[in-house]
RNA sequence: AGAGUUUGAUACUGGCUCAGGCUGAACGCUAGCGGCAGGCCUAAUACAUGCAAGUCGAACGGUGUAGCAAUACAUAGUGGCGGACGGGUGCGGAACACGUAUGCAACCUACCUUUUACAGGGAGAUACCUCGGGGAAACUCGGAUCAAUAUCCCAUAAAAUCUGUUCAUGGCAUCAUGGAAAGAUUAAAGCAGCGAUGCGGUAAGAGAUGGGCAUGCGUCCGAUUAGCUAGUUGGUAAGGUAACGGCUUACCAAGGCGACGAUCGGUAGCUGGUCUGAGAGGAUGAUCAGCCACACUGGAACUGAGACACGGUCCAGACUCCUACGGGAGGCAGCAGUAGGGAAUAUUGGGCAAUGGGCGGAAGCCUGACCCAGCCAUGCCGCGUGAAGGAAGAAGGUCCUCUGGAUUGUAAACUUCUUUUGAAUGGGGAUAAUUUUAUGUAUAGGAUAUGUAAAUUGAAGGUACCAUUAGAAUAAGCACCGGCUAACUACGUGCCAGCAGCCGCGGUAAUACGUAGGGUGCAAGCGUUGUCCGGAAUUACUGGGUUUAAAGGGUGCGUAGGCGGUUUGAUAAGUCCUUGGUGAAAUUUUGUAGCUUAACUAUAAACAUGCCAAUGAUACUGUUGAACUAGAGUGGAAUUGAGGUACUUGGAACGAGUGGUGUAGCGGUGAAAUGCAUAGAGAUCACUCAGAACACCAAUUGCGAAGGCAGAGUACUAAAUUUUAACUGACGCUGAGGCACGAAAGUGUGGGGAUCAAACAGGAUUAGAUACCCUGGUAGUCCACACCGUAAACGUUGGAUACUAGUUUUUAGGGAGAAUGAUUCUUAGAGACCAAGGGAAGCCGAUAAGUAUCCCACCUGGGGAGUACGCUCGCAAGGGUGAAACUCAAAGUAAUUGACGGGGGCCCGCACAAGCGGUGGAGCAUGUGGUUUAAUUCGAUGAUACGCGAGGAACCUUACCUGGGCUAGAAUGCCCUUGACCGCAGCCGAAAGGUUGUUUUCCUUCGGGACAAGGUGCAAGGUGCUGCAUGGUUGUCGUCAGCUCGUGCCGUGAGGUGUUGGGUUAAGUCCCGCAACGAGCGCAACCCCUAUUGUUAGUUGCUAACAGGUUAAGCUGAGGACUCUAAUAAGACUGCCGUCGUAAGAUGAGAGGAAGGAGGGGACGACGUCAAAUCAUCAUGGCCCUUACGCCCAGGGCUACACACGUGCUACAAUGGUCGGUACAGAGGGCAGCUAGCUGGUGACAGUGUGCGAAUCUCAAAAGGCCGAUCUCAGUUCGGAUUGGAGUCUGCAACUCGACUCCAUGAAGUUGGAAUCGCUAGUAAUCGCAGAUCAUCAUGCUGCGGUGAAUACGUUCCCGGGCCUUGUACACACCGCCCGUCAAGCCAUGAAAGCUGGGGGCGCCUAAAGUUGGAGAUGAUCUACCUAAGGCAAAACUGGUAAUUGGGGCUAAGUCGAACAAGGUAGCCGUACCGGGAGGUGUG
Repeated sequence: AGAGUUUGAUACUGGCUCAGGCUGAACGCUAGCGGCAGGCCUAAUACAUGCAAGUCGAACGGUGUAGCAAUACAUAGUGGCGGACGGGUGCGGAACACGUAUGCAACCUACCUUUUACAGGGAGAUACCUCGGGGAAACUCGGAUCAAUAUCCCAUAAAAUCUGUUCAUGGCAUCAUGGAAAGAUUAAAGCAGCGAUGCGGUAAGAGAUGGGCAUGCGUCCGAUUAGCUAGUUGGUAAGGUAACGGCUUACCAAGGCGACGAUCGGUAGCUGGUCUGAGAGGAUGAUCAGCCACACUGGAACUGAGACACGGUCCAGACUCCUACGGGAGGCAGCAGUAGGGAAUAUUGGGCAAUGGGCGGAAGCCUGACCCAGCCAUGCCGCGUGAAGGAAGAAGGUCCUCUGGAUUGUAAACUUCUUUUGAAUGGGGAUAAUUUUAUGUAUAGGAUAUGUAAAUUGAAGGUACCAUUAGAAUAAGCACCGGCUAACUACGUGCCAGCAGCCGCGGUAAUACGUAGGGUGCAAGCGUUGUCCGGAAUUACUGGGUUUAAAGGGUGCGUAGGCGGUUUGAUAAGUCCUUGGUGAAAUUUUGUAGCUUAACUAUAAACAUGCCAAUGAUACUGUUGAACUAGAGUGGAAUUGAGGUACUUGGAACGAGUGGUGUAGCGGUGAAAUGCAUAGAGAUCACUCAGAACACCAAUUGCGAAGGCAGAGUACUAAAUUUUAACUGACGCUGAGGCACGAAAGUGUGGGGAUCAAACAGGAUUAGAUACCCUGGUAGUCCACACCGUAAACGUUGGAUACUAGUUUUUAGGGAGAAUGAUUCUUAGAGACCAAGGGAAGCCGAUAAGUAUCCCACCUGGGGAGUACGCUCGCAAGGGUGAAACUCAAAGUAAUUGACGGGGGCCCGCACAAGCGGUGGAGCAUGUGGUUUAAUUCGAUGAUACGCGAGGAACCUUACCUGGGCUAGAAUGCCCUUGACCGCAGCCGAAAGGUUGUUUUCCUUCGGGACAAGGUGCAAGGUGCUGCAUGGUUGUCGUCAGCUCGUGCCGUGAGGUGUUGGGUUAAGUCCCGCAACGAGCGCAACCCCUAUUGUUAGUUGCUAACAGGUUAAGCUGAGGACUCUAAUAAGACUGCCGUCGUAAGAUGAGAGGAAGGAGGGGACGACGUCAAAUCAUCAUGGCCCUUACGCCCAGGGCUACACACGUGCUACAAUGGUCGGUACAGAGGGCAGCUAGCUGGUGACAGUGUGCGAAUCUCAAAAGGCCGAUCUCAGUUCGGAUUGGAGUCUGCAACUCGACUCCAUGAAGUUGGAAUCGCUAGUAAUCGCAGAUCAUCAUGCUGCGGUGAAUACGUUCCCGGGCCUUGUACACACCGCCCGUCAAGCCAUGAAAGCUGGGGGCGCCUAAAGUUGGAGAUGAUCUACCUAAGGCAAAACUGGUAAUUGGGGCUAAGUCGAACAAGGUAGCCGUACCGGGAGGUGUG
């Protein structure tokens, strides 16, 4: 000192959370020792038992005990002193209670110190005791007798008190002090001692100590508490008190307090201090110390120096106990202890040895104060649980890539050493000072002080401490390990169990759950929970903000308050220096010292930031005097404007009425309808009426405080500006409360009512349409008066003043320029762009959101909520003020990149359009879904699955089903053993296989090897799961033109720039421009085929010329010319020309050329997207099966069939069918093959047989076409499904389930609904041929050639894509997001008939004890006032609870569809009406 968390990412705002410290703590796990501290925070609840305040015989008389007595001891009572201290607790109390500082000229003070004076005489009682009585007891009554330091009387007495007089001094108003003389009143006690003397007594003064009273300042929250007060405020008089005082009473006056917060309500002991914090602050008030209050609850006084009294009294009340029922007793908030409460807090201990207190002359007695001990890891501090060496890096554990390695780990074992703590034994100080006796010294003294000697006193405790002995011996846990935050792996689990402080983990590979190994942190403790401070500058004094994040009041005037121009004098309140007093001690800080150290303790200093007082200073602020003119205002002159109010007036238009002309529609919409109209509309003309609003001018204009203000004129009125510088002389700024104004809607009363138009009605639209659209239409819109008081009342920007670069436009003035002008200067406004500066950024920028000052208002996470309750205003609607419980970890602002839009611009594509041909209808083929099944194996599922994997399921394939079998297995390698195995034959079996018989190996370098079987182990096997663990491969966007990088620059940053712009292209293709300059992957090119030509080569190909030859034929010689073959080369580049253009390039039926602008085609697929497809091609992690989920075999299935879909084939016919004849390809295949020829068969084919591993032979016939014939529009000579029969071929085998042939049969179908597909040229369409797979099987697939079109105006629309831009509340990215009602559950809360508590106040009644007063024989007693308590009655305040009810929050999934894009009717604010609901409509 910061960190995590909103987002795809960024910056900011803003909350939540964490890391630190602390604790009178509690809980969990664990625990060796010591020192020092601390220990009922809750029930101020109730208390058994013991103890906590007594002492004095030197005040008194008795009594008792011991003793012969003297005497000694004890002490119930009287008397004295003390029980007002010490100890406890924190109820009450918001107050002079506390803190601090003053004052008392308004006071008291026992014991103590000091000073002065005095102490003479007398008297009567009384307790105890005794006698008697009552009572259970507590206790009490009566008689007699006796004492005092008890009580009383007389004397003495002034320096005390009082009365009046007087002098002096002083002060602070009343006055104080001192002196003088006079008068009046008031005292006393003795005891001890032989004595000296001591202790006491009385009166008075002074001091000390302790108190009392008064005052200034400080001391919590609430204004949803705003008014309070009758002894109240003051005066006079009296009373009372120690003392002042309304303290009390009588009379008089009407005051006193309060926004600087009275009163009321709530909470609380205050302080020194403590914790935290850099500090300022915040929180707190245990232990220790000071003060206060209280002592079962309430009241009261007595005694006393002191109390209204914790262990005293009286009364009342509640509770408990005793009782003989008549009465009595009690008060742990003293120390222990008990019960109860609670998460929780100790022993019914020892001692007066020390310190302190009471009494006493003293010894001494008393002391739960205190000193100690006990319990508790409650805290702080210290020590220990061993140290050194020791690698075979042991064993074991854990992990892994597993013959091995890594780690635990020098850790252990083992060797050597030490002994704190603990154990045993022994020693052992200080806390002790006193006291008594004896004896000195000082002194007058035996008092007192101080020595000496002896005796004597220790609870803790035989403790601290020291020494000796043996022995590593007696001693380690807890939390954590995803990030924050130090520390990682395995297994288990599988959105389960669980974790979690925040973010968040867990759905089969979890470093986040549980366990283990390892590690990290702290350590006799460690974690958790709670509280407080910190971090939080997140209440901001130090030290924050308000355009858009929360936040500027709708606007002005103005009260209090705050702040305030220039010069000068005085003063010295603020301010500052210095000094004095005080600020208790302890604590904190620093130094030093004592316990072995530390904690702890002692001591010294510092600090104590404060208050009071004194002397001084005078810059600033204040106060006051004098002056000034720059602020402000007044006057003179002029100007400006939709400023305001009232009145008058004008034209256009809408509407209406009357009349005329005139005829069939008008009106309205996307299209319609409702509506109006033949009873004459609409249109048009004339006249008339009414109300409202003011075209053009008109503008980024003007005016006003804001709201707002617009035809013209008049009257009244307000303002601003300019100029002048005559006047006043700071008169100013702001402004809590207050007052006034305040759009629209709305309200009341009365008018008015043309238009428009909530509500409402009708018509449409629609799934619906309480809407958008249309036709009507009422409040209202208008006026007057009176209310309301709110708006997105916005510049989302309070007011005032000053300062701080420019450019430009405009309004109103003034000056200069010659009066008019260009121009220029200046004042006051209104706009735009910008420097500096500011800001999170957008942006603001002299009209600041810059730099400063002053004043006001407002904010402090989102929701709940501008809601509830209360108060207040209003006729009402409603307005103002304005919470909490609960809930979330976000909500938000600006900007960025994408994506999206029923946003925009540009461009492309068989995308549309223009065409051609199909699909969708039929039959069949094939694939899929569904269904069925023992099984119908599996996968592929919008585009991008569906003649797809499969380029070929009868067995095999085959993965599926049924059944029969095998278990190291069907295959292979290594090791061991054996020498066979195979084969052949028989039997069983569906086969696999089983079983029986037969047979019994080869080579050799003699080591062995080959082969086979058996055995054994290492490696099996799995088309089982996960394509969401993966590799590889593939589809798609898309052959679309894009996707990026380096450096630089811009930006706080995400990012941008480059890649955008202007052109151009098929293209991010190229050119130009440009804070960019370059580069990469894509594009293009390089590769292949094809179109032209050359060169080379010439067999199996070719044949022009020559020759031979055949029925014919390149058949033969020969040839390389041609075709062709297959190698190589050329060729095309907008190169040339014209036009356009800066260029790139475009264009031309241009030239040339075989080919022309990429000639045609192919291969080639950027960054990426779809968790796209595939674990069943293959490979592979993990999981799963192992006499089975593996392997073998037979049969079946994958071929099922009501149905639905996709892809195809064949057709529906005459551009055709059938028959006959006839011509022309290319590219391929062939030995388990293609097969010529011949023969047979109608044919499939069979037989025979030749050539060819092929430019040689063969498949092979190309087909459409052409020529001819026939059919003549029909379900046909179309179409061929289906079915019957007979066959052929392949193959172990055609039943399920093959193809083909022949004969016969001859179904649907007559061009196909909505919809939809392909194609732009050698293309579509049409025709056939070949190949792969393959024993057989092709309408599929892959290739090949033949014939060979039509159309494209064009880019508005549909689909897809690219670039730029815009909006966004989307980022899983529109298949997005999201709002409200309704229905279900849970939670807190408001209202509520009623029920039930609490505290306080007012009134009335009764009234104890007690003080005071009165009466009384100043006796007993009676009585008056007041009060606690009790009662009666009404009202207010404040809690709890409640049938029912209102909204709110959260949750999972539905309905409607408002908002976010122009969200499909732009949205939003105020208001009014309406509607299930979001919402709709009107108005501004």